[in-house]
Molecule: small-subunit ribosomal RNA
Organism: uncultured Fibrobacterales bacterium
RNA sequence: AUAUCAAUGAAGAGUUUGAUCCUGGCUCAGAACGAACGCUGGUGGCGUGUCUUAUACAUGCAAGUCGGGCGAGGCGCAGCAGCAAUGCUGUAGUCGAGCGGCGAACUGGUGAGUAACGCGUAAACAAUCUGCCCCACAGUCGGGAAUAACCAGUCUAACGGCUGGCUAAUGCCGGAUAUCGUGCCGAAUCGCAUGAUUUGGUGACAAAAGAUUUAUUGUUGUGGGAUGAGUUUGCGUCCGAUUAGCUAGUUGGUAGUGUAAUGGACUACCAAGGCGACGAUCGGUAGCCGGCCUGAGAGGGUGAACGGCCACAUUGGGACUGAGAUACGGCCCAGACUCCUACGGGAGGCAGCAGUAGGGAAUCUUGCGCAAUGGACGAAAGUCUGACGCAGCAACGCCACGUGUGGGAUGACGCAUUUCGGUGUGUAAACCACUGUCGUGAGGGAAUAAUGAACAUCUUUGGAUGUUUUGAAUGUACCUUGAGAGGAAGCACCGGCAAACUUCGUGCCAGCAGCCGCGGUAAUACGAGGGGUGCAAGCGUUGUUCGGAAUCACUGGGCGUAAAGGGAGCGUAGGUGGGUAAACAAGUGAGUCGUGUAACGUCUGGGCCUAACCCAGAUUUUGCGUUUUAUACUGUUUAUCUUGAGUAAUUCAUGGGCGGACGGAAUUCCUGGUGUAGCGGUGGAAUGCGUAGAUAUCAGGAAGAACACCGAUGGCGAAGGCAGUCCGCUGGGGAUUCACUGACACUGCAGCUCGAAAGCGUGGGUAGCAAACAGGAUUAGAUACCCUGGUAGUCCACGCUGUAAACGAUGCAUACUGGGUGUAUGGUAGUAAUACCGUGUACCGUAGCUAACGCGUUAAGUAUGCCGCCUGGGGAGUACGGUCGCAAGACUGAAACUCAAAGGAAUUGACGGGGGCCCGCACAAGCGGUGGAGCAUGUGGUUUAAUUCGAAGCAACGCGCAGAACCUUACCAGGGUUUGACAUGGGAACGCCGCAGCGGGAGACCGCUGUUUGAUAGCAAUAUCACGUUCUGCACAGGUGCUGCAUGGCUGUCGUCAGCUCGUGUCGUGAGAUGUUGGGUUAAGUCCCGCAACGAGCGCAACCCACGUCCCUAGUUGCUACCCGCAAGGGAGCCCUCUAUGGAGACUGCCGGGGACAACCCGGAGGAAGGUGUGGAUGACGUCAAGUCCUCAUGGCCCUUACAUCCUGGGCUACACACGUGCUACAAUGGCCGGUACAGAGGGUUGCCAGACCGCGAGGUUGAGCUAAUCCCCAAAUCCGGUCUCAGUUCGGAUUGGAGUCUGCAACUCGACUCCAUGAAGCUGGAAUCGCUAGUAAUCGCAGGUCAGCACACUGCGGUGAAUACGUUCCCGGGCCUUGUACACACCGCCCGUCAAGCCAUGGGAGAAGGGAGUGCUCUAAGUCGCGAUGCCAACCUGCAAGGGAGCUAGCGCCCAAAGCAAGACCUUUGACUGGGGCUAAGUCGUAACAAGGUAGCCGUACCGGAAGGUGCGGCUGGAUUACCUCCUUU
Repeated sequence: AUAUCAAUGAAGAGUUUGAUCCUGGCUCAGAACGAACGCUGGUGGCGUGUCUUAUACAUGCAAGUCGGGCGAGGCGCAGCAGCAAUGCUGUAGUCGAGCGGCGAACUGGUGAGUAACGCGUAAACAAUCUGCCCCACAGUCGGGAAUAACCAGUCUAACGGCUGGCUAAUGCCGGAUAUCGUGCCGAAUCGCAUGAUUUGGUGACAAAAGAUUUAUUGUUGUGGGAUGAGUUUGCGUCCGAUUAGCUAGUUGGUAGUGUAAUGGACUACCAAGGCGACGAUCGGUAGCCGGCCUGAGAGGGUGAACGGCCACAUUGGGACUGAGAUACGGCCCAGACUCCUACGGGAGGCAGCAGUAGGGAAUCUUGCGCAAUGGACGAAAGUCUGACGCAGCAACGCCACGUGUGGGAUGACGCAUUUCGGUGUGUAAACCACUGUCGUGAGGGAAUAAUGAACAUCUUUGGAUGUUUUGAAUGUACCUUGAGAGGAAGCACCGGCAAACUUCGUGCCAGCAGCCGCGGUAAUACGAGGGGUGCAAGCGUUGUUCGGAAUCACUGGGCGUAAAGGGAGCGUAGGUGGGUAAACAAGUGAGUCGUGUAACGUCUGGGCCUAACCCAGAUUUUGCGUUUUAUACUGUUUAUCUUGAGUAAUUCAUGGGCGGACGGAAUUCCUGGUGUAGCGGUGGAAUGCGUAGAUAUCAGGAAGAACACCGAUGGCGAAGGCAGUCCGCUGGGGAUUCACUGACACUGCAGCUCGAAAGCGUGGGUAGCAAACAGGAUUAGAUACCCUGGUAGUCCACGCUGUAAACGAUGCAUACUGGGUGUAUGGUAGUAAUACCGUGUACCGUAGCUAACGCGUUAAGUAUGCCGCCUGGGGAGUACGGUCGCAAGACUGAAACUCAAAGGAAUUGACGGGGGCCCGCACAAGCGGUGGAGCAUGUGGUUUAAUUCGAAGCAACGCGCAGAACCUUACCAGGGUUUGACAUGGGAACGCCGCAGCGGGAGACCGCUGUUUGAUAGCAAUAUCACGUUCUGCACAGGUGCUGCAUGGCUGUCGUCAGCUCGUGUCGUGAGAUGUUGGGUUAAGUCCCGCAACGAGCGCAACCCACGUCCCUAGUUGCUACCCGCAAGGGAGCCCUCUAUGGAGACUGCCGGGGACAACCCGGAGGAAGGUGUGGAUGACGUCAAGUCCUCAUGGCCCUUACAUCCUGGGCUACACACGUGCUACAAUGGCCGGUACAGAGGGUUGCCAGACCGCGAGGUUGAGCUAAUCCCCAAAUCCGGUCUCAGUUCGGAUUGGAGUCUGCAACUCGACUCCAUGAAGCUGGAAUCGCUAGUAAUCGCAGGUCAGCACACUGCGGUGAAUACGUUCCCGGGCCUUGUACACACCGCCCGUCAAGCCAUGGGAGAAGGGAGUGCUCUAAGUCGCGAUGCCAACCUGCAAGGGAGCUAGCGCCCAAAGCAAGACCUUUGACUGGGGCUAAGUCGUAACAAGGUAGCCGUACCGGAAGGUGCGGCUGGAUUACCUCCUUU
């Protein structure tokens, strides 16, 4: 390297939008726990159990042992004496304080401190020690002096002493002897520097202990081993730089001290070093590890239990003893606390086991035993052992078992639901047949025991074998057996994520919620029931960790617009680095050896019935070190090369920079001339200037600033930036040559330099412009936009500031990867056109990339190197701290709290005080109105017992209502009824009732009198049925009560606008697009052409009705070309008119022109009609929760002697007022009087009513005709004549008085009409606003419906009969395309800031309180060390002795804990007041932003203003629109 085999092994979802893709956060599903809480709870096994106050502790226990080291003593026993008490002697016995030895430094606990050689790992000690144990060698001779116990005395409350006296030792002290010891002096060998080993000499120094009885044991010295400890070193080991400088024993040396030992560990002296951006110092936090949890892994988190190390033992300091301690159950001192006290003084330390209190969400028994394992002492028996072995408590965890098994349908009851049929619970239960785990009763019953001891035997005297004895747990595990389904199931969830659905209750309440979100009367989301799903002796919740999160990305992310490239360069450290060759072997690869404790984990086996658990073996322990080897790559060293880089020469372009000089145009000012009333300014004005002569114009002069044209997606520069001309100095770049150097390079933390505008300092300058400011306008206001002025500033010099949308929102460098077109400037070739090669610059575009937009050799493609930066939105570029600055401020830069989003790109709509095209009585052009008056009518408001209810911009308001005196009627007052005014059924009774009459009453109603239900069967009584009525504690009726936001149906509106969609295909990740856009055209998405579309549907049009022409048919009641008649009428006829059925006709068909040879348009002919002929009916997908529950229907809710129903009266008709819709007018185009002509369409028997008569009249009386082309209702304006003569009138008719008529049960509230009288306002209507394009407007009357009566309304009908339209700029509405958008409830949208209110966290703050740490000084306890003149003085030395030495000691000194003092630094808490911030359905002021957001917006800066904000200067496009220029694309 390849092949084969085996093992292992990675899932996502919800939520931003109307929808989409992306970015991005939040949330969920998993596993785990020393857990806690809620509900529930049968058994067993194995584990685990103060995570909080290293808080305080009552009580008991947790370290003793040895008489075979020692001297007394007690008891017992034996002996002796004694009558006895008792005494004496002796003890293989026993107890035993003391002296002495060993142990107490182990075991056990805890994690406060510690960021350290503390821990881990690997090394070093040639710089060390090591009791007990093992091995080897050599010893153990001979003396001495004390002392406790004890006795006597004495002090004290106690603890505890003091004095005198006696005594022993394996206690203590000399002496002798001694090596392979120590010291000193040499030599040899070796090593790794100091050195090590061996050896020679010297003879200075150092030992000892016995016990017991014959075998051991102890003891001393030396060496070695083992074990344990000490010291040193490499590497690794949390966070903060808003901690950057730290350090005087500090770093090193010399000489000492000290230690087992190295060393500033300590002392003296000398030198001035040492550490630090590879993070020192400081601050915070923390015992470390094996491991444990999670994860595919890499990682992340953690350090309970078990094991290793460290540290600590009430807090701080100190030493003593010892092999070992600076000692958890020892000592001394100081502090705090607790206890005792006779007030003088003493005692104490559970972070050992239990246990108590406290804290806390929370964590156990004051148990048994040394039987086992282990430990201390002992020769041993043995003693001790809260280590340990066991038991107890706790579902705290893991594992295992059970709560039954089989059959059983009338698919029981109950419960739930229901469309009332049923369905579910559900074989579930009952019932039948079985089984016997656990539990329960009875009986039996281990292993854990090996040793040791005793006895016996054997023996190599070490020991071996046999028997007996030794069990806390424990009569436990286990076994056998009896009875017996009997004693044993809950918890959470059921809107989506996420398995599981219904009913009732509730009604934005109560509540739920992990996220999204549910709840405002039909809630699968709250609560309950039923049902279901999941897990199960547990189930949920909470907390924490990892995962999912590739959401800090090593594996494995990004930075044009989403968060993110530093404003730009130079450059140090660092990182990275061209070609060739050689050497080395640091990195790198391979092997060896050591280590990587055990446990854990994995695998394979084994043991408890299984499992958990336990045991054994293997593997793993990915690491570190040692050593050998390889040399491709990186590295180091050496040599060399030229292509990277640089140098040189020639040459080119340039608003690159700095300094100096000069120039003309313009502006303003000054002087003079001409000249006269205005100028200036704006949307329109005003402020301002001007008769003291402006503006205008001519001439001259002064000043400052800026440089038209050229001028250009043109040039230069690192960026900022740079423009009149000339001169001087100077920088960088390109090309050519290929001459020189030979990797000299790239990037670049820190650092340094440059850096628009504004701003600051000092001094100048100041023409124009212009923050602030002033005035004038605008406006509701206008601290703005507009105007007139105007100061800083803008300019210069020298300094500072150091920021911008400092942008290509794109760091620098290098290499590679199709092209095309321009342009700037060089070169090569060519006569030239031009072509090619570079370096720049701009556009289009391939591959590729991108979420998309887009980028695309000038990359956002493919790669490498280095730097900078990002990690949800807001809080916030804020606070605090620091650095810089004169200041303004800049740089660095958080947290609490809060939200579930914030955001990018693109899509469809909607919208725009965006654009283009087009239409409409939309404007314009006209005619007539409304708004002013009076009245009518509707509405609001007010009033009222009630003024019933609904309708509310257009699209409510002469609307529902095609007609409220009663009725209607729903409202109010009063009087009645209650199965009801009305329907059906059940039950009972009766033929009452009903009908007629009378009476009471306002009436409803009540009372009285009279009076024939029917049919069948039967002689009849009677029975049955039907009908009717009445009764009823029965069902039900009834409701114009509520909800039009639960609904159906119907309707309005955009709008008779031309639109709205679908199938297939294609394009796009997708929402979507295309078709439907485009060029024409139309009333029209109408048609034609083109086209990645091809077709289709609903709309448009047509089909329907009416009118206009003609024809056919038909001819009464219609008609008359005819006849008769005075007329009415009759006859005749059906030509005409008309009537009413059916047809014809009009289609851009024809001609000419235009157009694209099209659609179509213009003109013309013909025609009754001409380009949809006119008018109607007809209303796409949808919008407005539009309107209607009071037309009707209907879900739900509500009322049921009333919210139902009947009746009388009242009200809906009110009246200061406001609005809408109308009528009548204001007059001469008229009024009045007289005369006079012509319709259409309708209606008519409870009716229309001719005619006649009466009445001034409304009308009355009478009455022909007509069930209607027959009769009736039936015209007016017009026309003719007269009068009035411009007046509040002979206009106008309101109002009021009087008198009447008609309808009706009834005209008071409250009808219409008539007559007489009265005679109001009003003289053409402000702002504003409506209708209409031809038989239309205007004007005139007629009819109808409703209706007893009532019409200025409504619906129709005809008569007379205009004006105007240039045109689409503007207003309104609409259609299509396009553009912007922060809107999508869709501009009646969204949204900003101040102010006011509540809540929350936080900064500042005169200060206040507390804390830990450090520094300096004072004072020094205990104590070591040093001195020791005071005192003491057994051993040893000296001395005959006295004494001296040695030794000890009072005292003194150094150091030092605690304490005190002083000045600071840091941290925490708190603080009147104060600053901003966040959050909170409906507060105030404005409207800054999103559309050109109505002044384009934004960035930096400065000034100003209630606030958003405004203005100045410079910059950006992340600005719409229009025009032009340039470039590109196609031809």